[in-house]
C1' cells in the first nucleotide's frame, strides 16, 4: 500500500439467555440416478504390498581381444570340361564391407513403479565433519618402460529328460601377475612456525621406507596411470520441529561410561575383552494404537483445521525373511546365494519363476482406461562415429472424471391462432412463444487446399490444426426444485393410506409439503443424490468462551516440583528491539508482461516464502550476577476477647428403674380408638437409692475454628487471633500438579457401657390395600476407648492471595479523642444501597465491580458416575472413569395466564334460617333402551330430555310397504308441434292416473302470423329434509347483567411484558373519592327507552255521575255535566336535595325530617373482549362432495301413538286449614267475521234446535272468575278422601275418530295414609295457593305465554359446599389439574 470478517431454522403460550442439532458456501483421483452436441487442457485401482497367461520395458562397444559366418575384390589354382588355351572354379592367403556367440570395457545403483514397513536424525529446517568417500565430467602437473603365466571361445570325449555340468587339449587382449621408474601421494622419525570450538588443524625442514599404467587408431586423435584442485553425488553427526492414548509409570544389561584391540571411506558399543554402575523418565521414558515425510492442496478474514492423488524433493520397499559378492556407488525391482510360501516343467533323479515397469487377465470393489503408434521431438545408456537400445518420453485410443470455451439459431411477428391448464365462465395463462416473413451458418456433414513443431537429413501425431468452398434452420436440452429456511403456485388424484423429509415437519376428504399435469424458479451438457474435508462453529475460545442459579470451584488445610513475584544501584545481554549477510530448490499462490481467435493452459520478470542460522548494534522491560533498602512477610516486647483443641475432677434439674409409705380404679394414648398397663394395687403422691446420657434460663443474623465443627462448672496442658507502640531480620513472598494430614452423619472390627431415644422387627389403628404417615412396644445404633471408612444440598451451591473503587445503618473485640447522649480508627459479623457487572434473579469494600498471580473444573440430554481395567478398603463401598445405542432437544431466569385439599378481601337463594316441592303412587309428556317393514331427523353434564314442535287421525311427513312417473310437483330459455284459458260429466282404478265426452272460444291484425295461457317432443337444466355445523354466513345457548375487557401517548424493562387497571377508602358496579409515572380515551356499569306507583294541565265517547232536571218497582235509564273514577296525551315529582352523626375538610355510609315514593322505588328491554372447533347444512342462506328412469317427484295405506324396563319435567292426590251440598261477593288482561254468540226452548249433561238479537267491538259476545265469605252434612275411615282403570250410552269437530281426538252421563272405584339415599325453587306483593285469558288450532293443552285474587315465614351470620371478582404466593401445567408424570406388566 492492497485485501479482508453476513447469517438462518429449531426448546416457549410468548420472552431473554445457555446449549446442542440442522441448513445456505467452497472443494474432490470420486461413486450412483436421469440426461447427453462439439472442441481444448488436464486427470483416471483411493479396495487385495492379492495372484498373474502373453508381448515388450537395458543394453551397447569389432576403434580392447581371439575366433566364426556372410558379401565383394585381389592372389593362389586342386579337380573337371574342352575349342589346349581358355572356361567353371575347390582350397589357401590378403584386402575391404558387414554380422556377432565368447573374453574384455562401460552401463544394468539412472530412468520407471509402489507406500507395505517406519513415530525414526525417517522427514523438514539450520548447522557441522579438525571423522569421510566420490566412476563418468572440467582444470592442472607428471608418466605411459620392459616382461610373464593363464583362461573362455573353439576342438574333442562324457553325464543329464531338461536346466546345465565335468574331463582333456589349443588360443588372444585395454583380462590377470611380477619387475623398473616416481612424487607436493602414503607411513615412520624429526627441527620449527602458525591457527583453532576440545580431540587438534594448517604450513614447512630433513631422512628412511612403500605404491602406477594399456593400449587402439581411419594418424586427426581416443584411451591408460599417479597426484592436486573443482564440480556433482553420497555417507555420518548435531540444535529445533514432527499424531493419539496415563484405563501405558516406571524402562534399561551392550544397557550408560571408560581403557584396549578389532572393523569401516569415516566417528561411534558398530563389534569384542576387561573395569566402573551407570543411562532414560510427569519438560511423559517405556508400552500400545495409527501413519511414509515435505514443497504444497482444500478451506478460512486471519489465526487455524483437514489432506499428502496428479507435478517436484527426500525416504522406504521390490513374492516373505536372511545374507553377502561385484562395484566409484547396491547389501541391488527386470543380479547372485540360502530358507519359507505359492505357481509351472519333469523321464521323479531334478529344475524354472517373481508386473508395487508399460499394456493386459483373474479377483476384490460403489469404482478407475488400449495386450495402440513412434523414437520425429526432449532426455538417458553404450559407441570416435554412423548408429543401436529406451512402455522414460512424445502422441493417439477409452471415460462429461475435472477445469475452460462454443453451439443447439437471429431479427420481425397479435387474430394475443389452435391445443393444453385454469376459471368467479367474463376471462386469465402458456405467449412473441408458435405459425408466418426476412436473415445468418459457429459446430456437425461433404469437397478442395494444407502447416509450425526440423538448425543438413529425419514427423509417430496426421491429410491433424488451420484456410477456402457447398448445402440447408437444417443434425444438437436436459436435470433439479417450487411449506419455511430458499428463488419459484395452481388444478386433479389420494385420504395418517400410498408416500415425502437436510432441520422444523407434511398426509386422518377442500394437501402451494405425497403422486400427476400445467405453470414458475434455478443451473445448464450437464443436473441432482450420496460420501468425505474445511467453513459457518466465539461449538476447545492464542487471536476469541466460561464455572452463585444454565455444564463447571477440589470438603478443608499444610506443603514439594513448577508458575508468578516489592523498592533501588551497577554490570551482562539469554529473552526483547533493530541493521546486514546466508539460506528459505523448482513448480504452485499473488502480481506486471507475453503466446495459443478467447479462456482453461503455457512462457517470462517481480513480489512473497511471516522461518532458521551467522553477525554488528541498543539496554527500557523480563532474566542473570553483585550490592543496598523497608513498605510485603516474619520475630520479640505490652495488653485483650472467645462454646478453638485435649485430659481430669465436680454439679444440679429431668427421665427410667429399684425399695418403702399413703391411696383406689383406672391409667395411657388418639382426629377417634385399640394394642399396652392396672385390684398380684397401677396412674397420682411422699421418702430413700441406682444408672446412663444431655447440659434449661443466660443465648443474641453474638463468639471461636482452615473446614468438618464447638455450649454446665473448675483445674492442667495446648493452638490460633486482635489492637497499640517500639525494636529486629531484610523479599525470607503468593499460589500450589503430585504428596501428606484433618474430615458430619451413617457404617465396620475389638473391648466396655446402655437411662432416654430409636432403623430393623412385632402388635394396634387408618385404608380399597397401607410392607407408610398415627399409637403401644422394641434390637442394632446413639455413649466411651482403640482402629478403619473418606463420603454429604461437606452450600455462600461463590477456590486462594493482594491492590483499588460512593455512602447509610446495626452489632462483637480492641485503641485514640472528647467528656453529654458523641466522633475517629483497626479487625470481625449483619442489613440497605451508588456506580459498575449480570440472561435475568441479583451482587454491590465480606463483589458476582476493576485488575494481577496461581490452582481446580466445564463443553447438548439420556445411556452413567454405569461397564471395564487399575488403585484403596475387613466389608459396605470409595477414587479414576468410557463406549455402543438413542433423542432434538435437555436446561437457566423472568413474563402472561390457568390451577392449588396456598393465603387475604368481597359477592351471589351459594350455604345457613325458613316456606313449599321433587325422589315413593296413578296418570300426562319428553328421553334412553328395546322392538319394528318403519317406529323419520336433530338436541344429549351444567348449557339435551312438556327441547326444535305455538298443538303427528289424512295432510303435516322428512320414515316404511306397495302402485306410478322421468325436462319432471316447481323456475328460466330456445326450437318444433297441438290446443284458448277455463269449467264440467262418464267409465276403470285404492288413488295417483288413464280414456272418452260436453260447454267454452282471449288480445292485435284483412289474413298469414305474433303475444298471453295450457299441453306434447327435444335440449340446456330443474329437484334433493342426501353428507360435511370440524369448510361457512346468520341466529342462539352458556359463563353472566359477572364487572370486567382494551387502546393512544408517555414512562419502566434487552425482551415477553408492565404501568395506567395496583394501593387507602367506598359502591350493586373499573361506582365514586384520595394517592400514585402516568395522562387521557373506547367497549361494558349507570343513565337515556317501556310498564308500574303519586300528581298537575288538556281532552271527554262507547267509560264516569257530584250538583241540577226528568223518569222507573229498580238501574247514569234520560237531559245534562267535565267536578270525581277512568281513559290517554303532555308535564311535574326523587336529586343523598335538607338536618344530625361517622369519615381524611373526600367519596361515601348511618340515622332523621318532609314525601305517594328514599338512597338503583318495583319490574322489563338492554348481554363488553372473549370461552366451549358449544348448537343448528332439517327455518333460511351457502363452499365442496354425492344422486339424476332416482337419494327427485305423485298417490294409497301404515308408522312417528309400539312397551319386560330406566331417567327427566309435570298434573292429581293421599285429605278436616279438607270433601260434598246450598247460598252469596269481588278481578285483570285478552280474543272475536270461514268469527264471538246473548236471550228463549230441548237435553241430567257434553250439547242441540229454530228463526235468529247484538257486535269489526271502553258499545255486543266469549264471561261463570275461583279461592274467599255464610249455612249445613261428613268425623279419621282407603272414607262422602283419591280418582286411575274398565264397561255401557252419548255429544262435537272433521271426507274419515279402528290403529289414533276431545268432551258428557251412568256404572266401575286401582295405587296412594306425605314418600330412602339424594335433590330443586323461592328474600315481598315474593313463596305458597286460586282461578281467568291467549297463541297454535277443523278438532285436540295437566305444556307454553300472559293476567289478576288471597297472601306468608325467615336471613344470627360467611366456618363450610357450589359458582364468581380482585390482590398475593407456589408451579416441572399452557390441549392449561379432566394438566403433567413415575413404576410394573402386556
Nucleotide at each position: 500500500c492492497c485485501c479482508u470478517u453476513a447469517g438462518a431454522g429449531u426448546u416457549u403460550g410468548a420472552u431473554c439467555c445457555u446449549g446442542g442439532c440442522u441448513c445456505a458456501g467452497g472443494a474432490c483421483g470420486a461413486a450412483c440416478g436421469c440426461c447427453g452436441g462439439c472442441g481444448g487442457c488436464g486427470u483416471g485401482c483411493c479396495u487385495a504390498a492379492c495372484a498373474c497367461a502373453u508381448g515388450c520395458a537395458a543394453g551397447u562397444c569389432g576403434a580392447a581381444c581371439g575366433g566364426g559366418g556372410a558379401u565383394a575384390g585381389a592372389u593362389u589354382g586342386a579337380a573337371g570340361g574342352u575349342u589346349u588355351a581358355c572356361c567353371u572354379g575347390a582350397u589357401a592367403u590378403c584386402u575391404a564391407u558387414u554380422c556377432u556367440a565368447g573374453u574384455g570395457g562401460c552401463g544394468g545403483a539412472c530412468g520407471g513403479g509402489u507406500g507395505a514397513g517406519u513415530a525414526a536424525c525417517g522427514c523438514g529446517u539450520g548447522a557441522g565433519c579438525a571423522a569421510u568417500c566420490u566412476g563418468c565430467c572440467u582444470u592442472g602437473u607428471a608418466c605411459u618402460g620392459g616382461g610373464g603365466g593363464a583362461u573362455a571361445a573353439c576342438g574333442u570325449c562324457g553325464a543329464g529328460a531338461a536346466a546345465u555340468c565335468g574331463g582333456c587339449g589349443c588360443u588372444a587382449a585395454u583380462a590377470c601377475c611380477g619387475c623398473a621408474u616416481a612424487a607436493u601421494a602414503c607411513u615412520a622419525u624429526u627441527a620449527g612456525a602458525u591457527c583453532g570450538c576440545a580431540u587438534g588443524g594448517u604450513c614447512a625442514u630433513a631422512u628412511a621406507g612403500u605404491c602406477a599404467a594399456a593400449a587402439c587408431u581411419c594418424c586427426g586423435g581416443u584411451g591408460g596411470u599417479a597426484c592436486a584442485a573443482g564440480a556433482u553425488g553420497a555417507g555420518c553427526u548435531c540444535g529445533c520441529g514432527u499424531c493419539c492414548a496415563a484405563u501405558u509409570a516406571g524402562c534399561u544389561a551392550g544397557u550408560u561410561g571408560g581403557u584396549g584391540a578389532g572393523g569401516u571411506a569415516a566417528u561411534g558399543g558398530c563389534c569384542c575383552a576387561c573395569c566402573a554402575a551407570g543411562g532414560c523418565g510427569a519438560c511423559g521414558a517405556u508400552u500400545g494404537g495409527u501413519a511414509g515425510c515435505c514443497g504444497a492442496a482444500c478451506u478460512g478474514a486471519g489465526a487455524g483445521g483437514u489432506u499428502g492423488a496428479u507435478c517436484g524433493g527426500c525416504c522406504a520397499c521390490a513374492u516373505u525373511g536372511g545374507g553377502a559378492c561385484u562395484g566409484a556407488g547396491a547389501c541391488a525391482c527386470g543380479g547372485c546365494c540360502c530358507a519359507g510360501a505359492c505357481u509351472c516343467c519333469u523321464a521323479c533323479g531334478g529344475g524354472a519363476g517373481g508386473c508395487a515397469g508399460c499394456a493386459g487377465u483373474g479377483g476384490g470393489g460403489a469404482a478407475u482406461a488400449u495386450u495402440g503408434c513412434g523414437c520425429a521431438a526432449u532426455g538417458g545408456a553404450g559407441g570416435g562415429a554412423a548408429c543401436u537400445c529406451u512402455g522414460a518420453c512424445g502422441c493417439a485410443g477409452c471415460a462429461a472424471c475435472g477445469c475452460c470455451g462454443c453451439g443447439u439459431g437471429a431479427a420481425g411477428g397479435a387474430u394475443g391462432a389452435a391445443g393444453g391448464u385454469u376459471u368467479u365462465c367474463g376471462g386469465a395463462u402458456u405467449g412473441u412463444a408458435a405459425a408466418c416473413u426476412u436473415c445468418u451458418u459457429u459446430g456437425a456433414u461433404c469437397g478442395g487446399g494444407g502447416a509450425c513443431g526440423a538448425a543438413a537429413a529425419u514427423g509417430a501425431c496426421g491429410g491433424u490444426a488451420c484456410c477456402c468452398g457447398a448445402g440447408g434452420a437444417a443434425c444438437a436440452a436436459g436435470c433439479c426444485a417450487c411449506g419455511g429456511c430458499u428463488a419459484a403456485c395452481u388444478a386433479c388424484g389420494u385420504g395418517c393410506c400410498a408416500g415425502c423429509a437436510g432441520c422444523c415437519g407434511c398426509g386422518g376428504u377442500a394437501a402451494u409439503a405425497c403422486g400427476u399435469a400445467g405453470g414458475u424458479g434455478g443451473c445448464a451438457a450437464g443436473c441432482g443424490u450420496u460420501g468425505u474435508c474445511c467453513g459457518g462453529a466465539a461449538u476447545u475460545a492464542u487471536u476469541g468462551g466460561g464455572c452463585g442459579u444454565a455444564a463447571a470451584g477440589g470438603g478443608c488445610g499444610c506443603g514439594u516440583a513448577g508458575g508468578c513475584g516489592g523498592u533501588u544501584u551497577u554490570g551482562c545481554c539469554a529473552g526483547c528491539c533493530u541493521g546486514a549477510u546466508g539460506u528459505g530448490a523448482a513448480a504452485g499462490c499473488c502480481u506486471g508482461g507475453g503466446g495459443c481467435u478467447u479462456a482453461a493452459c503455457c512462457c517470462u520478470g517481480g513480489a512473497a516464502u511471516u522461518g532458521c542460522a551467522u553477525u554488528g548494534g541498543g539496554a527500557a522491560c523480563u532474566g542473570c550476577a553483585a550490592g543496598a533498602c523497608u513498605u510485603g512477610a516474619a520475630u520479640c516486647a505490652u495488653g485483650g476477647a472467645a462454646g478453638g483443641g485435649a485430659a481430669a475432677u465436680c454439679a444440679g434439674a429431668a427421665u427410667u428403674c429399684c425399695a418403702g409409705g399413703u391411696g383406689u380404679a383406672g391409667g395411657g394414648g388418639u382426629g377417634a380408638a385399640a394394642u399396652c398397663u392396672g385390684u398380684a394395687g397401677a396412674u397420682a403422691u411422699c421418702u430413700g437409692g441406682a444408672a446412663g446420657a444431655a447440659u434449661a434460663c443466660c443465648g443474641g443474623u453474638g463468639g471461636c475454628g482452615a473446614a468438618g465443627g464447638c455450649g454446665g462448672a473448675u483445674u492442667u496442658c495446648u493452638g490460633g487471633c486482635c489492637a497499640a507502640u517500639g525494636a529486629u531480620u531484610g523479599a525470607c513472598g503468593c499460589u500450589g500438579a503430585g504428596g501428606c494430614g484433618c474430615g458430619a452423619a451413617a457404617g465396620u472390627g475389638c473391648g466396655g457401657g446402655g437411662a432416654g431415644c430409636a432403623a430393623a422387627c412385632a402388635g394396634g389403628a387408618u385404608u380399597a390395600g397401607a410392607u407408610a404417615c398415627c399409637c403401644u412396644g422394641g434390637u442394632a445404633g446413639u455413649c466411651c476407648g482403640c482402629a478403619c471408612u473418606a463420603u454429604a444440598a461437606a452450600c455462600g451451591a461463590u477456590g486462594u492471595a493482594c491492590a483499588c473503587u460512593a455512602g447509610g445503618u446495626g452489632u462483637u473485640g480492641g485503641g485514640c479523642c472528647g467528656a453529654g447522649u458523641g466522633g475517629c480508627u483497626c479487625a470481625g459479623u449483619g442489613c440497605c444501597g451508588a456506580a459498575g457487572c449480570u440472561a435475568a434473579c441479583g451482587u454491590g469494600a465480606u463483589a458476582a465491580g476493576u485488575g494481577u498471580a496461581c490452582c481446580g473444573c466445564c463443553u447438548g440430554g439420556g445411556g452413567a458416575g454405569u461397564a471395564u481395567g487399575c488403585c484403596c478398603g475387613c466389608a459396605a463401598g470409595g477414587g479414576u472413569g468410557a463406549a455402543a445405542c438413542u433423542c432434538a432437544a435437555a436446561g437457566g431466569a423472568a413474563u402472561u395466564g390457568a390451577c392449588g385439599g396456598g393465603g387475604g378481601c368481597c359477592c351471589g337463594c351459594a350455604c345457613a334460617a325458613g316456606c313449599g316441592g321433587u325422589g315413593g303412587a296413578g296418570c300426562a309428556u319428553g328421553u334412553g333402551g328395546u322392538u319394528u317393514a318403519a317406529u323419520u331427523c336433530g338436541a344429549u353434564g351444567a348449557u339435551a330430555c312438556g327441547c326444535g314442535a305455538g298443538g303427528a287421525a289424512c295432510c303435516u311427513u322428512a320414515c316404511c310397504u306397495g302402485g306410478g312417473u322421468u325436462u319432471g310437483a316447481c323456475a328460466u330459455a330456445u326450437a318444433c308441434u297441438g290446443g284458448a284459458a277455463u269449467g264440467u260429466u262418464a267409465u276403470a282404478g285404492a288413488g295417483a292416473u288413464a280414456u272418452a265426452g260436453c260447454a267454452g272460444c282471449g288480445u292485435a291484425g284483412c289474413a298469414a302470423u305474433a303475444c298471453a295461457c295450457c299441453g306434447g317432443u327435444a335440449u340446456a337444466c330443474a329437484g334433493g329434509u342426501g353428507c360435511u355445523g370440524c369448510a361457512u354466513g346468520g341466529c342462539u345457548g352458556u359463563c353472566g347483567u359477572c364487572a370486567g375487557c382494551u387502546c393512544g401517548u408517555g414512562c419502566c424493562g434487552u425482551g415477553a411484558g408492565g404501568u395506567g387497571u395496583u394501593g387507602g377508602g367506598u359502591u350493586a358496579a373499573g361506582u365514586c373519592c384520595c394517592g400514585c409515572a402516568a395522562c387521557g380515551a373506547g367497549c361494558g356499569c349507570a343513565a337515556c327507552c317501556c310498564c308500574u306507583a303519586c300528581u298537575g294541565c288538556c281532552a271527554g265517547u262507547u267509560a264516569c255521575u257530584a250538583a241540577c232536571a226528568g223518569g222507573u218497582u229498580a238501574u247514569g235509564c234520560u237531559g245534562a255535566g267535565g267536578a270525581c273514577u277512568c281513559u290517554g296525551g303532555c308535564g311535574g315529582a326523587a336529586c343523598u336535595g335538607c338536618c344530625g352523626g361517622u369519615g381524611a375538610c373526600a367519596a361515601a355510609c348511618c340515622g332523621g325530617a318532609g314525601g305517594a315514593a328514599g338512597g338503583u322505588g318495583g319490574g322489563g328491554a338492554u348481554g363488553a373482549c372473549g370461552u366451549c372447533a358449544a348448537g343448528u347444512c332439517a327455518u333460511c342462506a351457502u363452499g365442496g362432495c354425492c344422486c339424476u328412469u332416482a337419494u327427485g317427484u305423485c298417490c294409497a295405506g301404515g308408522g312417528c301413538u309400539a312397551c319386560a324396563c330406566a331417567c327427566g319435567u309435570g298434573c292429581u292426590a293421599c285429605a278436616a286449614u279438607g270433601g260434598c251440598c246450598g247460598g252469596c261477593a269481588c278481578a285483570g288482561a285478552g280474543c272475536g267475521a270461514u268469527g264471538c254468540a246473548a236471550c228463549a226452548c230441548c237435553g241430567c249433561g257434553a250439547g242441540g234446535u229454530u228463526a235468529u238479537a247484538g257486535c269489526a267491538a271502553a258499545g255486543c259476545g266469549c264471561a261463570a272468575a275461583a279461592a274467599a265469605c255464610c249455612g249445613g252434612c261428613c268425623g279419621u275411615a282407603g272414607u262422602u278422601c283419591g280418582g286411575a282403570u274398565u264397561g255401557a250410552a252419548g255429544u262435537c269437530u272433521g271426507a274419515a275418530a279402528c290403529u289414533c281426538g276431545a268432551c258428557u252421563u251412568c256404572a266401575u272405584g286401582a295405587a296412594g295414609g306425605u314418600g330412602g339415599a339424594a335433590u330443586c325453587g323461592c328474600u315481598a306483593g315474593u313463596a305458597a295457593u286460586c282461578g281467568c285469558g291467549c297463541a297454535u288450532c277443523a278438532g285436540c293443552a295437566c305444556g307454553g305465554c300472559g293476567c289478576g285474587g288471597u297472601g306468608a315465614a325467615u336471613a344470627c351470620g360467611u366456618u363450610c359446599c357450589c359458582g364468581g371478582g380482585c390482590c398475593u404466593u407456589g408451579u416441572a401445567c399452557a390441549c392449561a389439574c379432566c394438566g403433567c408424570c413415575c413404576g410394573u406388566c402386556a
The RNA shown here (small-subunit ribosomal RNA) has 1386 nucleotides and comes from an uncultured bacterium.